Predicted 3D model of a 75-nucleotide RNA (c-di-GMP-I riboswitch aptamer) from a soil metagenome.
Rfam family: c-di-GMP-I riboswitch aptamer. Rfam links the family to the GO term cyclic-di-GMP binding. About the family: GEMM was predicted in a large-scale screen for bacterial structured RNA regulatory elements.
RNA sequence: AAAAGGCAAACCUGUUGAAAACCAGGGACGCAAAGCUACGGGCCUAAGGGAAGCUAUGGCGGCCGGGCUGCCGAA
Numbered sequence: 001a002a003a004a005g006g007c008a009a010a011c012c013u014g015u016u017g018a019a020a021a022c023c024a025g026g027g028a029c030g031c032a033a034a035g036c037u038a039c040g041g042g043c044c045u046a047a048g049g050g051a052a053g054c055u056a057u058g059g060c061g062g063c064c065g066g067g068c069u070g071c072c073g074a075a
Base pairs, nucleotide, nucleotide: 006031007030011026012025013024014023016021029062035068036067037066039065040064041063042060043059044058048055049054
């Protein structure tokens, strides 16, 4: 290369949550690490705090880098 198999964006329904968002089911835009990890940068939210600007102890691994692990594989 090929073949098998994997994940599942938007959106919809339900659950949790202040929100961001998560989870379950449906659904496929894409993905060769779209497996895991908030360590560095970035982004989202702002309940609580604060007169206000603002603020993460809440999130995003399908934004980038780093770390850890890993399927098939002809000539």